[in-house]
RNA sequence: UGCCGGAUCGUCUAAUGGCAGGACGCUGGGUUUUGGUCCCAGAAAUCGGGGUUCGACCCCCUGUCCGGCAA
Numbered sequence: 001u002g003c004c005g006g007a008u009c010g011u012c013u014a015a016u017g018g019c020a021g022g023a024c025g026c027u028g029g030g031u032u033u034u035g036g037u038c039c040c041a042g043a044a045a046u047c048g049g050g051g052u053u054c055g056a057c058c059c060c061c062u063g064u065c066c067g068g069c070a071a
Base pairs, nucleotide, nucleotide: 001070002069003068004067005066006065007064010024011023012022013021018054026042027041028040029039030038047063048062049061050060051059
């Protein structure tokens, strides 16, 4: 320098263009003498900008960062 892939709750990980979900963790409650286990409930995210579309995590352009390949 060129090409390819990736970026989603605190972490990991899903999501045919149509309500962003799950696990762990966290918070509250129940259970327990206390803690843990177990049960119930809750908060919590789409990398930035623009475009297409009735509607975008998803498609297109561009930027940033990370990884890989080639030279």
A computed fold for a 71-nucleotide RNA from Candidatus Paceibacter sp., annotated as transfer RNA. The sequence was found in a public genome assembly. The coordinates come from a structure-prediction model, not an experiment, and the mean pLDDT is 82.